The prediction has a mean pLDDT of 75. The RNA shown here (Fluoride riboswitch aptamer (crcB RNA motif)) has 68 nucleotides and comes from Aliivibrio fischeri ES114. RNAcentral records the identical sequence in 2 taxa. The sequence is in RNAcentral, with records from Rfam, Ribocentre and ZWD.
């Protein structure tokens, strides 16, 4: 100096802010930037469904119902 592995750190996980001794992934040319159907084509267009979480819990926003 280079490569690999492990640990720690950092980062990421389709809409906001937090939380957790959690989970997964990435290590900067990265992880991630969604899904279904149709057409055209091998990247574009159109239509549609779920969801403020990767998961737990809370707040905020939005929506529905009931009560005051």
């Nucleotide at each position: 100096c280079c490569a690999a592995a492990u640990a720690c750190g950092g980062g990421u996980g389709a809409u906001g802010g937090a939380u957790u001794u959690c989970c997964a992934c990435c290590u900067u040319u990265a992880a991630c930037c969604g899904c279904u159907c149709u057409a055209u084509u091998u990247u574009u267009a159109g239509a549609g469904a779920u969801a403020a979480u990767g998961a737990u819990u809370c707040c905020u926003a939005c929506u529905a119902u009931a009560g005051c």